[in-house]
Transfer RNA from a Candidatus Limnocylindrales bacterium, 76 nucleotides, folded computationally. The organism belongs to Candidatus Limnocylindrales, within Bacteria. It matches the Rfam family "tRNA". By type it is a transfer RNA.
RNA sequence: GGCUGGGUAGCUCAGUUGGUAGAGCAAGCGGCUCAUAAUCGCUAGGUCACAGGUUCGAGUCCUGUCCCAGCUACCA
Numbered sequence: 001g002g003c004u005g006g007g008u009a010g011c012u013c014a015g016u017u018g019g020u021a022g023a024g025c026a027a028g029c030g031g032c033u034c035a036u037a038a039u040c041g042c043u044a045g046g047u048c049a050c051a052g053g054u055u056c057g058a059g060u061c062c063u064g065u066c067c068c069a070g071c072u073a074c075c076a
Base pairs, nucleotide, nucleotide: 001072002071003070004069005068006067007066010025011024012023013022019056027043028042029041030040031039049065050064051063052062053061
């Protein structure tokens, strides 16, 4: 350099045919308990990597860029 996969909540990841962005864990609050853990309930938390395009409508489709992982080629 080329190819493939990936980037969505603090972390790990879903997201179906393009049509209201979600789960588990973590965090905060509360219930239970003498108390803690466990457990149960509630709440908060989002520039869907960045920019542009298509569309009535984009996390999803298209283009470019950046970052991560793997494979591969060349030089030394």
Model confidence (mean pLDDT): 84 of 100.